C1' cells in the first nucleotide's frame, strides 16, 4: 500500500472490476482425530404425542391404606403463598419505545431486615364427602350435614386517615418535613409443640416499580400545511400518584421549513464486522434490572403486582369430539411432526452441581440448568510417518532422438508409535452431608503394528504457477480485460507446476480498497457542475479601543458510564492453543461544580478607517412620454421614352406594347435611423443609436461637515426578463416561416430564384425561456511591471491649447511570481486568504413518465425508476485525411510527334464448354505474365493399361555376377519364357574373408507440383532513385512527445550556406565502379597499310612497316578550377579555354519502411493430409476448344507510297551433333556436295530504310494482304487433332477509327533493319541487345494525377475505401399511458351491537349486623343507559395484480432508404 479496464500513445477527469477480512450461512468435490463454541435468517404458517408450575398434612374438615396401637402414609377438596418470575418470540411499535443525565415538594411495594404495640369475645355458612337426579360427553342441578390461618360482628387504638386549631424549620410556584390541641373513622388467626413459625397497625429499611423532563436515536418535501379533547382554563369525576386520563362550562388556542402532519421501513442499547482513524454496515449466538407479543380483535377480574404464554369472558377464522342436543383446543416453553424454504438438531439422561417456587423440614416440583447425541457450522490444535537410499529403476509426459522430468519420489535398509485397536488403573469437580446424570469419560500404564487416514482450487493479465494432445467463432470459458475461425500456456484431457489443507472451491450479504458524498478529505472557465439578473425576509457571518459576564472555549475535581465484549499483563487453569479465570486499563459520553478570561458571543460605553447623509462638479445610445426631420425602398398621378427588364453558376418561373425597365416632377404611407461608429460609453442582467423637450434612475471626481457598524451574503419570497409564440384592437412600406412555382438533382417537400400569408411595428394583457457567455455568483483584503483608451481631478508649463507628471473610477492588450491535467489566467485571476448562496457525482434511458405547482395555449418549473454499456469526457500529441491555406517537384497538365479504343491476324486472360481444356498472377504493381519456344517428352490434367520397398538415396538376412542378345503376347509400360554365365584383393590351389556390382523378404524409411505465402526463410513488385529515415549526448514539457530535421536563401538532393538549446554521429543523396565521348603511354596478330620496294583485271596480295584506324590494358582530362557580375555565404547567371561546363551521356546501385501485397508451381522449410495410391510406369487425349468480353502487339487502309532493276553505308552477336564458302541442280523454300573454321584469321552475313532509274495516278487500285483450293521443301520416331517455309491460285475486313487512353524533352521520339537466347523443327508479330536514318516543342504551373515540405480543422487512427445519424422492417426485454376488472389497506358518516367496567332501577331474591316481630341497613340477579371489538350499508383515498389497444427506449455481424454531423464535411 495498490493493481487492471476508455487512447496509436499521453496527461487529466471519471465510473466499473480485483486482491483483503468477516458470516447463524448455503451449493459442488472431499473427509482421520480431539477440544471448545454454535445450529428455522423463510410462514408471528399449522401442530399429533409426552413433559415444561407446583407446593404446603406444622391452617381445615373428610375419605382411603398400613400399624408393633405409640402412630405412620397417600389424597380430591376448603384454604395459603406461588403461578406477574424463569423459558420462548420480534409480529406490533419512529415513539406510552430504547440509551445517557437529571426529577419526583405528584407516588406503590407481597415475601425479606430493623424498631414500636397487640393478637380479646362471638356468630352464621360452605366445598369435598354422602344421596336422588340431568348428560353421549365435558360439566352439572337438586337434599340435608360438615371444618379452618375461608367469611362476619363487636371490642381494645401503640399508631394511621380526614376536619379543625396552633408552633417551630425548610423549600421548588402549588408547598413540605418535624410537632401540638379538639373531634370523627380504623386491626388481628392461629398453627405446632416446646420455642418458634404465622396473623393485625405503625415507622423505617433494602430492593423493585410506576410518573415527569432534556439531549441523541430510520428514509422519503414527488408527504407543506395539520390540529375539536384539539391548546388552555375552572368545576367534578378517575387514579397507588400527576396530566384532557375523562366529563360540563369557558376561552382560541397548540405544532410547523430547526420539517408539524402523512408514507414507507424498523424492536432498542450494551455490542459484533470492516476500517489507520473518522466513519460505514449491522442488532443471531450472550448481558440487559429495556420494551412489545402469546392463533386474531376486545374486555375486565383477582391480585402487592397482570388486563395475565401453558388463567377467565366475549366476537372472529381454524382444528378435533359428538349419541346432533352439544362440547374442546392455542408449542413464538423443551423434544418432535407437517409445510414453506438453498438451508438449520435428540419425541436422549438427570435435578450430582448453579439458581427458582413451596414447606418449620425432611423433601417435592423445576424440557431453567447441568450434561449426553446429530451437522468440518466457525474457531483452535495434533495426525496421515522418520532417516538413509542412484542401474537416477520400471513406468508415464515431453523431446532438438542426444537427453529432460515425476525423482530420494518410489522399491530397498533401519527407526519411531501421536492418533487407531486390545488390555489393566482411574479421578477432581462435592460441602457442615449419605446422595455423580456426565462416566468407567478425562487421565494414567502396557502390549500390537507404518500399520487406520489426503483433497480441493488454480495456472493468459491483474496473480504465485507451462507443455503436449484433442477441438477449430464449434463445443466452452469469463471476476474485469477478454480467450476459441488448423500450431489456443485462455476451451477439454493428460504430464508437470502453484496455492490452501481436513478442507478447498462457488455464490450471496456487509466493511474496505472507493479522497467515488471529501468533517478528517472533492469539485464547478474548456472533463459532471455558478442559478439569467436584482431587490430583500429568515438565517450564517462580521471593523477599532475600554470596562464588565462566563454561554462557547480551556482546565481540574465529583458522580456516573451494569457485566461480559475489546486492548494490555515477563497473571493463572486446561499437555499447548482455542476456551476459562483474575488483575489493570480503557468505555474518547453525560451531569454537577472550582478556577481561568486571550479569542467567539452577550450587556454597557466610546471610535471613525466600513457604510450612509450633505455640499460642489461631471460624462453618458441608462429609462419613460410627447413632438419632430431627412435620406432610402414600394405604391399612386403626371411627363419623356422605347422593348426590353429582372434573376443566375447557368435557365426559367416573374414584369413588360393595355407602355414596363430607366429618367424627370409631384404625391401617399408605413419601418428604420447611413456617415460620425470607437476591443467608444450608458445599464444589475436582457439590452440601448436621427434631432427636440419634460419627467426620471444609477455612477464618478473634489472637498471639508455630519451619523456612528448603520455592513456582506441571502433558503423561500418578490420584480426586471432577447427572439419566438398567444389574446384583444390597431398598422403594414420593406423584410420574411408557412404556401405556390421556376430551377437543380437519381430524388430534392433543401440549398438558389420570383412571388408571398402570419409575424415583424404601435397599445394593453399573457408567455419566462436561450451558446440569458467571460460558457467564470456575490463581497472583502493582499500580492512585480508595461503599453493603450474612456471619464473627472490635481501639478508643471504656457497668452492659450498642445507637451510632460501625478492621482481616482472604468475598459483593453502583453506580461512575472503564483495555480492549471493542459489549454491558459494572472491587481477587471482561473494567485493568496476570509464570509455567504447556488450546484455537481459514470455514459444512456431523460431534462424523459407519474404526481405537485404556474400557463388561455403552446409549453415552463420540480424531476425518478425500471432497463442498459464499460464505457462517456476534457486537454494536449503523433500520424492520416480536407470539395483548407502556402511552397516546391516530376512527360503530371500544358505545347508537340507518333500510338491504342474501329479492321484482319497472333500472343494472353475471363467466360463458357469439355473426359481433361492442370497450376498460379487479378486496381495502378495481373492478362507477348512464371512460360528465354506445350506435336510425344515438358506435363503437373484426362481416359485407359499395368505396378507397390516402388523412377531414386541408405541400412539389413538372403541369393547371384551385372550388362547384353533372343522369343512369346501387347497400342507401349510391363509379363512370361530363354541365352550367356561374375570381377579385384589377401591366397599356390580351393575353402574363407574383405570389397564392387545385381537381384532381394520383412521392416526401418523413400515418394507426393497433394494443403496451409495467413505459421516461414529466400527471393522479387510498388510507392520510389521519392529525399527522406533515425539515434547518442544536452535541452524543453508531468507525460505522450518536441528540440536537432524548423526559419531565410540554395540544390536533381536533409546538396550546402547563413541563422537556431543545440552539438554531433548513421542509413540513403552524391562520390567511389562499369559504359560512350578526347588524348597521351606501351603491345602489334588473325587487325592496320602513311612512307619505301614487288606485284595484280582487281584486291595488305607479298616484303616489309608501327606513323594512322582499331584492339588490349595503364594514364591524363572537367574541379564552378580561371574571368567578370552579383551574393555575407553557399550558390546563381555570363565569358574565356576544352572533346567535353556545371549531375557530360548511359548503366548497376533501391534508406526507415507501406501493401498479412506476389510465390510452398524454382528451391529451402514448419504442421497438416495420402501411403496396392494424392506415389511411380506406358500409350492416347488435353493444355491449340469458341457465341462472346477485356488486355498487349503485328499488318495495314497507301503517292513522304506500292512494284521492278542496279548501286552504296553499319554495330552487336552466334557457331564442332556447329557455321558452312566457292560450284552444281531446282521459279522457290531447299537440294548435292564440302574448301575454311574451335574464329579480329572461316562462315552465318544479304543489312534495311536510303540514293538513281523506270511503271503505277487516287481506284478497295500494281493499296492491303486475311482467308481458301492446288502442289510442294525441311526438321523429328512422329507434323491429323497440332509446326514452320516455298511457289501457283485465291484476294475478306479496312478509306485512318466514338467516349475515352497510352509513350516521349534528343542520338530522345518517330521510322529502319540486323543479331542473340531458348530451341530438332517452331507458333517470335514476343523478349534481350545492337546499329543506320532523325525531328517537333515546352508560353508556363491554374487545372487532373503522384509525391516532398509547412501550416490549419478533425468526432478519424484498420486512418476518408474513415467515421457516422433518422425513419421503414425483423427479434428480444424492461417500462409509460390505458376502457375495464380484481382482491387490499386507509379513511368519514350512518346502522347493528357481543363480553365487560361504570351509572341508574319499579318490582323481584337474600345465612352473618340491628330489631322480639314487622322491617331496617347492606347485598344480588335481572332489566334500562353511556361506551364499545367484530361485523353492515355507502362515500372518499393509496399503493398492487390482470388487461384490449396506444407510445416512445434500450439492445441485436452482414436488410431497406438516404447522407444531417465530425474537414469550409461540400448551405460553416
Nucleotide at each position: 500500500a495498490g493493481a487492471g479496464u476508455u487512447u496509436g500513445a499521453u496527461c487529466a477527469u471519471g465510473g466499473c472490476u480485483c486482491a483483503g477480512g468477516a458470516c447463524g450461512a448455503a451449493c459442488g468435490c472431499u473427509g482421520g482425530c480431539g477440544g471448545c463454541g454454535u445450529g428455522c435468517c423463510u410462514u408471528a404458517g399449522a401442530c399429533a404425542u409426552g413433559c415444561a408450575a407446583g407446593u404446603c398434612g406444622a391452617a381445615c374438615g373428610a375419605g382411603g391404606g398400613c400399624u408393633u396401637c405409640g402412630g405412620c402414609c397417600c389424597u380430591a377438596g376448603u384454604g395459603g403463598c406461588g403461578a406477574a418470575c424463569g423459558g420462548c418470540g420480534g409480529a406490533g411499535u419512529a415513539a406510552g419505545g430504547c440509551a445517557u443525565a437529571a426529577g419526583c415538594a405528584a407516588c406503590g411495594u407481597g415475601c425479606c431486615c430493623c424498631g414500636a404495640a397487640g393478637u380479646c369475645c362471638g356468630g352464621g355458612a360452605u366445598a369435598u364427602a354422602c344421596g336422588g337426579u340431568c348428560g353421549a360427553a365435558a360439566g352439572g342441578c337438586c337434599g340435608g350435614g360438615u371444618a379452618a390461618u375461608a367469611c362476619c360482628g363487636g371490642a381494645u387504638g401503640u399508631g394511621g386517615u380526614c376536619u379543625u386549631u396552633u408552633u417551630a424549620c425548610g423549600g421548588c410556584a402549588u408547598c413540605g418535613u418535624a410537632g401540638u390541641a379538639a373531634g370523627a373513622c380504623u386491626g388481628a388467626a392461629g398453627g405446632u409443640u416446646u420455642u418458634u413459625c404465622g396473623c393485625u397497625u405503625c415507622g423505617g429499611g433494602a430492593g423493585c416499580g410506576a410518573c415527569u423532563u432534556a439531549u441523541g436515536u430510520g428514509u422519503c418535501a414527488u408527504c407543506a400545511g395539520c390540529u375539536a379533547g384539539u391548546u388552555g382554563g375552572u368545576g367534578g369525576g378517575g387514579u397507588a400518584a400527576u396530566g384532557g386520563c375523562c366529563u360540563a362550562c369557558c376561552a382560541a388556542g397548540g405544532c410547523g421549513a430547526c420539517g408539524a402532519c402523512g408514507a414507507c421501513u424498523a424492536g432498542g442499547g450494551g455490542g459484533u464486522c470492516u476500517g489507520a482513524g473518522a466513519g460505514g454496515a449491522u442488532g443471531a449466538u450472550c448481558c440487559c434490572c429495556c420494551c412489545c407479543g402469546a392463533g386474531u380483535g376486545g374486555g375486565a377480574c383477582u391480585g402487592a403486582g397482570a388486563c395475565a404464554c401453558g388463567g377467565c369472558c366475549c366476537a372472529c377464522a381454524c382444528a378435533c369430539c359428538u349419541a346432533c342436543g352439544g362440547g374442546u383446543g392455542g408449542c413464538a416453553g423443551c423434544a418432535g411432526u407437517u409445510u414453506g424454504g438453498a438451508a438449520u438438531c435428540u419425541u436422549g439422561c438427570c435435578c450430582a452441581a448453579u439458581g427458582g417456587g413451596g414447606g418449620a423440614a425432611a423433601c417435592c416440583c423445576u424440557g431453567a440448568g447441568g450434561c449426553a447425541g446429530c451437522g468440518a457450522c466457525g474457531c483452535c490444535g495434533c495426525g496421515u510417518g522418520g532417516a538413509g537410499g542412484a542401474u537416477g529403476a520400471a513406468g508415464g509426459a515431453u523431446u532438438u532422438a542426444g537427453g529432460u522430468u515425476c525423482g530420494u519420489a518410489a522399491a530397498c535398509u533401519c527407526c519411531u508409535u501421536u492418533u487407531g485397536c486390545c488390555a489393566g488403573g482411574a479421578a477432581a469437580g462435592a460441602c457442615u452431608u449419605a446422595g455423580g446424570a456426565c462416566g468407567g469419560u478425562a487421565c494414567c500404564u502396557g502390549g500390537c503394528g507404518a500399520a487406520u487416514a489426503a483433497g480441493c482450487c488454480c495456472c493468459g493479465g491483474c496473480u504465485a504457477a507451462c507443455u503436449c494432445c484433442g477441438u477449430g467463432c464449434c463445443a466452452g470459458c469469463a471476476g474485469c480485460c477478454g480467450c476459441g475461425g488448423u500450431a489456443a500456456u485462455a476451451c477439454g484431457g493428460a504430464g508437470g507446476g502453484g496455492g490452501c489443507a481436513a478442507g478447498c472451491g462457488u455464490u450471496g450479504u456487509c466493511c474496505g480498497g472507493a479522497u467515488u458524498u471529501a468533517c478528517u478529505g472533492g469539485g464547478c472557465g474548456u472533463a459532471a457542475a455558478g442559478g439569467g439578473c436584482g431587490c430583500g425576509u429568515a438565517g450564517g457571518c462580521g471593523g477599532u479601543c475600554u470596562g464588565u459576564u462566563a454561554a462557547g472555549c480551556g482546565u481540574g475535581a465529583u458522580g456516573u458510564g451494569a457485566a461480559a465484549u475489546c486492548u494490555c499483563c515477563a497473571g493463572g487453569g486446561c499437555u499447548c492453543a482455542a476456551c476459562c479465570c483474575g488483575g489493570a486499563a480503557a468505555c474518547u459520553g453525560c451531569a454537577u461544580u472550582g478556577c481561568g478570561a486571550a479569542c467567539u458571543g452577550g450587556c454597557a460605553g466610546a471610535c471613525u478607517a466600513g457604510a450612509g447623509g450633505a455640499a460642489g462638479g461631471u460624462a453618458g445610445a441608462g429609462g419613460u412620454g410627447a413632438g419632430u426631420g431627412g435620406a432610402a425602398u414600394u405604391c399612386c398621378g403626371a411627363g419623356u421614352g422605347u422593348a426590353a427588364c429582372g434573376g443566375u453558376g447557368a435557365c426559367a418561373u416573374g414584369u413588360g406594347u393595355a407602355g414596363a425597365u430607366a429618367u424627370u416632377c409631384g404625391g401617399a404611407g408605413g419601418a428604420a435611423c447611413a456617415c460620425c461608429c470607437a476591443u467608444g460609453g450608458c445599464g444589475a442582467a436582457g439590452g440601448c443609436a436621427g434631432c427636440u423637450c419634460a419627467c426620471u434612475g444609477g455612477g464618478c471626481c473634489u472637498u471639508u461637515c455630519c451619523u456612528g457598524a448603520c455592513g456582506c451574503u441571502g433558503a423561500g419570497g418578490c420584480g426586471c426578463g432577447a427572439a419566438a409564440g398567444c389574446g384583444u384592437g390597431g398598422g403594414u412600406a420593406g423584410c420574411a416561416a408557412a404556401c405556390a412555382g421556376a430551377a437543380u438533382u437519381a430524388g430534392a417537400u433543401a440549398c438558389u430564384c420570383u412571388g408571398g400569408u402570419a409575424g415583424u411595428c404601435c397599445a394593453c394583457g399573457c408567455c419566462c425561456u436561450a451558446a440569458a457567455c467571460g460558457a467564470u455568483g456575490g463581497a472583502u483584503a493582499c500580492u512585480a511591471g508595461g503599453c493603450g483608451u474612456c471619464u473627472g481631478g490635481g501639478g508643471u508649463a504656457u497668452c492659450g491649447a498642445c507637451c510632460c507628471c501625478c492621482u481616482a473610477g472604468g475598459u483593453g492588450c502583453c506580461g512575472c511570481a503564483g495555480c492549471c491535467a493542459a489549454c491558459g489566467c494572472a491587481u477587471u485571476a482561473a494567485g493568496u486568504a476570509u464570509c455567504c448562496c447556488g450546484c455537481c457525482u459514470g455514459g444512456g434511458g431523460a431534462g424523459u413518465a407519474c404526481g405537485g405547482c404556474c400557463g388561455c395555449a403552446a409549453g415552463g418549473u420540480u424531476g425518478a425508476a425500471a432497463c442498459u454499456c464499460a464505457a462517456a469526457u476534457g486537454a494536449a500529441u503523433u500520424g492520416a485525411c480536407g470539395g483548407g491555406a502556402c511552397c516546391c517537384c516530376g512527360c503530371a497538365c500544358a505545347a508537340g510527334c507518333g500510338g491504342u479504343g474501329g479492321a484482319g491476324c497472333a500472343u494472353g486472360u475471363g467466360g463458357u464448354u469439355u473426359a481433361a481444356u492442370u497450376c498460379g498472377a487479378u486496381a495502378c504493381u495481373a492478362a507477348c505474365c512464371g512460360a528465354a519456344g506445350a506435336a510425344c517428352c515438358u506435363u503437373a490434367c484426362c481416359c485407359a493399361g499395368g505396378u507397390u520397398c516402388g523412377a531414386c538415396a541408405u541400412c539389413u538376412a538372403g541369393a547371384g555376377a551385372a550388362a547384353g542378345g533372343g522369343u512369346g503376347u501387347g497400342a507401349a509400360a510391363g509379363c512370361a519364357c530363354u541365352c550367356c554365365c561374375c570381377c579385384g584383393g589377401c591366397c599356390a590351389c580351393a575353402a574363407g574373408c574383405c570389397g564392387g556390382c545385381u537381384c532381394g523378404a520383412c521392416g526401418a524409411a523413400a515418394c507426393u507440383u497433394g494443403u496451409u505465402g495467413c505459421a516461414u526463410g529466400g527471393c522479387u513488385g510498388u510507392c520510389g532513385u521519392c529525399a527522406g529515415c533515425u539515434c547518442g549526448u544536452g535541452c524543453c514539457g508531468u507525460g505522450a512527445g518536441g528540440u536537432g530535421u524548423u526559419u531565410g536563401g540554395u540544390u536533381a538532393a536533409g546538396u550546402c550556406c547563413a541563422u537556431c538549446a543545440a552539438c554531433g554521429a548513421g542509413c540513403g543523396c552524391a562520390a567511389c565502379c562499369c559504359u560512350c565521348g578526347u588524348c597521351c603511354u606501351a603491345u602489334g596478330u588473325u587487325g592496320c597499310c602513311a612512307g619505301c620496294g614487288g606485284g595484280u583485271a582487281a584486291a595488305g596480295c607479298c616484303g616489309g612497316g608501327a606513323a594512322c584506324u582499331c584492339a588490349u590494358a595503364g594514364g591524363a582530362g572537367a574541379c564552378c578550377g580561371c574571368c567578370g557580375g552579383u551574393g555575407u555565404a553557399a550558390g546563381c547567371c555570363g565569358g574565356a579555354g576544352g572533346a567535353a561546363g556545371g549531375u557530360g551521356g548511359g548503366g548497376a546501385u533501391g534508406a526507415u519502411g507501406u501493401c498479412a501485397a506476389g510465390u510452398c508451381a524454382g528451391c529451402a522449410u514448419g504442421g497438416c493430409a495420402g501411403u496396392u495410391a494424392c506415389g511411380c510406369c506406358u500409350g492416347g487425349g488435353g493444355c491449340u476448344a469458341c457465341a462472346c468480353a477485356c488486355a498487349u502487339g503485328c499488318u495495314a487502309c497507301a503517292a513522304u507510297g506500292g512494284a521492278u532493276g542496279c548501286a552504296a553505308c553499319a554495330a552487336a552477336g552466334c557457331g564442332c551433333a556447329g557455321c558452312a564458302a566457292u560450284a552444281c541442280c531446282g521459279u522457290g523454300a531447299g537440294g548435292u556436295g564440302g574448301a575454311g573454321c574451335u574464329a579480329a584469321u572461316c562462315g552465318c552475313a544479304a543489312a534495311a530504310a536510303u540514293a538513281c532509274a523506270u511503271c503505277c495516278u487516287c481506284a478497295g487500285u500494281u493499296c492491303a494482304g486475311a482467308u481458301a483450293g492446288g502442289a510442294g521443301u525441311c526438321u523429328g520416331c512422329a507434323a491429323c487433332u497440332c509446326g514452320a517455309c516455298u511457289c501457283c491460285u485465291u484476294g475478306a475486313a479496312g478509306u485512318c477509327g466514338g467516349a475515352a487512353u497510352c509513350g516521349c524533352u534528343a542520338g530522345u521520339a518517330a521510322a529502319c533493319g540486323c543479331a542473340g537466347g531458348u530451341c530438332a523443327g517452331c507458333u517470335a508479330u514476343a523478349c534481350u541487345g545492337c546499329g543506320u536514318u532523325g525531328a517537333a516543342u515546352a508560353c508556363g504551373u491554374u487545372c487532373c494525377c503522384g509525391g516532398g515540405g509547412u501550416u490549419u480543422g478533425u468526432a478519424c487512427a484498420c486512418a476518408c475505401u474513415g467515421c457516422c445519424c433518422g425513419u421503414c422492417a425483423a427479434g428480444u426485454c424492461a417500462c409509460c399511458c390505458g376502457a375495464a376488472u380484481u382482491g387490499u389497506c386507509u379513511u368519514c358518516a350512518c346502522c347493528c351491537g357481543a363480553a365487560g367496567c361504570c351509572c341508574g332501577u319499579g318490582g323481584c331474591c337474600c345465612a352473618a349486623c340491628c330489631g322480639u316481630a314487622a322491617g331496617g341497613a347492606g347485598g344480588g340477579a335481572g332489566c334500562g343507559g353511556u361506551c364499545g371489538a367484530a361485523g353492515g350499508u355507502g362515500g372518499g383515498g393509496g399503493g398492487g395484480g390482470u388487461a384490449a389497444g396506444g407510445g416512445g427506449g434500450a439492445c441485436u455481424a452482414a436488410g431497406u432508404c438516404g447522407u444531417a454531423a465530425c474537414a469550409a464535411g461540400g448551405u460553416a
Annotation:
Predicted 3D model of a 1468-nucleotide RNA (small-subunit ribosomal RNA) from an uncultured bacterium. Its mean pLDDT, the model's own confidence on a scale to 100, is 84. It matches the Rfam family "Bacterial small subunit ribosomal RNA".